Notes
A computed fold for a 156-nucleotide RNA from a Chloroflexota bacterium, annotated as FMN riboswitch aptamer (RFN element). The coordinates come from a structure-prediction model, not an experiment, and the mean pLDDT is 76. It was read from a public genome assembly, where an Rfam model found it. The organism belongs to Chloroflexota, within Bacteria.

RNA sequence: UAAGUCCUUCGGGGCAAGGUGAGUCCGCCUGGGGCGGACAAUUCCUGACCGGCGGUAGCCCGCCUCGGGCGGGGAGCCCGCGAGCCGCUCGCACAAGUGGCACGACCUGGUCAGAGUCCAGGGCCGACGGUACAGUCCGGAUGGGAGAAGGCACCU
Numbered sequence: 001u002a003a004g005u006c007c008u009u010c011g012g013g014g015c016a017a018g019g020u021g022a023g024u025c026c027g028c029c030u031g032g033g034g035c036g037g038a039c040a041a042u043u044c045c046u047g048a049c050c051g052g053c054g055g056u057a058g059c060c061c062g063c064c065u066c067g068g069g070c071g072g073g074g075a076g077c078c079c080g081c082g083a084g085c086c087g088c089u090c091g092c093a094c095a096a097g098u099g100g101c102a103c104g105a106c107c108u109g110g111u112c113a114g115a116g117u118c119c120a121g122g123g124c125c126g127a128c129g130g131u132a133c134a135g136u137c138c139g140g141a142u143g144g145g146a147g148a149a150g151g152c153a154c155c156u
Stems, first nucleotide, its partner, number of pairs: 003156002006151005015047001017046003023039007048136002050126002052081004059073006076124002084101006106122005128139003
């Protein structure tokens, strides 16, 4: 000095509206069954809305000692990570260790020396269980978590 170890804190957003009516209940008629009414999907249709973490970044902002430097912000669909499920070991345990499985989505035009990130337009994606088929509701979850910030200075 602070990389590792250790400790603390933090660490996910989103249906306003319209339509349909599976089904449930009530009433009447009834041989089967039918008719009327009420309730009824954030799941269906139309429309609306949302975007974890690290990296990259030609864009934006601020400051300065200004040919430059420093600091901050900046991608859902470019690269990588996280969340899920099943088994085994151990165990009080859903903890811990370990093995396997699963793990989404972008084009066109413009500017430029150069665009996967900028600008414009159009498009697309979103675990598991529940339930009328769910990115947005309820649940596992007062959980886990990529990681972020700060601290200690024993040990390496």